[in-house]
RNA sequence: GCCACUCUAGCUCAACUGGUAGAGCAAUCGCUUUGUAAGCGAAAGGUUCCCGAUUCAACUUCGGGGAGUGGCU
Numbered sequence: 001g002c003c004a005c006u007c008u009a010g011c012u013c014a015a016c017u018g019g020u021a022g023a024g025c026a027a028u029c030g031c032u033u034u035g036u037a038a039g040c041g042a043a044a045g046g047u048u049c050c051c052g053a054u055u056c057a058a059c060u061u062c063g064g065g066g067a068g069u070g071g072c073u
Base pairs, nucleotide, nucleotide: 001072002071003070004069005068006067007066010025011024012023013022019056028042029041030040031039049065050064051063052062053061
């Protein structure tokens, strides 16, 4: 320098044919226990990497940029 893939909650990942984002774990609070762990319940947590375009509507489509991983030279 070229090619491919990935980027969503603190972490690991979903989200179908574009219809307005959810789960598990962690952390917090409560119940249970003499106490802890385990278990159960609740609440909270998101400018979906950035900018622009298309659209009534974009995590999703298109263009540019950034970061990471792998491959080729």

The RNA shown here (transfer RNA) has 73 nucleotides and comes from a Candidatus Harrisonbacteria bacterium. It matches the Rfam family "tRNA". Rfam links the family to the GO term triplet codon-amino acid adaptor activity. It is annotated as a transfer RNA. Clan: tRNA clan. The sequence was found in a public genome assembly. Lineage of the source: Bacteria > Bacteria candidate phyla > Candidatus Harrisoniibacteriota.